Molecule: transfer RNA
Organism: Candidatus Opitulatrix roisinitermitis
RNA sequence: GGGGAUAUGGCGCAGCUGGUAGCGCAACUGCUUUGCAAGCAGUGGGUCGUGGGUUCGAGUCCCACUAUCUCCA
Numbered sequence: 001g002g003g004g005a006u007a008u009g010g011c012g013c014a015g016c017u018g019g020u021a022g023c024g025c026a027a028c029u030g031c032u033u034u035g036c037a038a039g040c041a042g043u044g045g046g047u048c049g050u051g052g053g054u055u056c057g058a059g060u061c062c063c064a065c066u067a068u069c070u071c072c073a
Base pairs, nucleotide, nucleotide: 001072002071003070004069005068006067007066010025011024012023013022019056027043028042029041030040031039049065050064051063052062053061
């Protein structure tokens, strides 16, 4: 220098063929316990790497860029 993959709550990951973003763990609150843990019930937390474009509508499609991983030279 060229090709490919990935980027979504604190962490790990889903999200189909564009239609209001979800699961597990963690956190917090309550119940339970003498207390802790476990268990049960509930709550909050994300404008989806950044910037544009297309569209009535974009996590999803297009373009550029950034970061990480990987292959080739």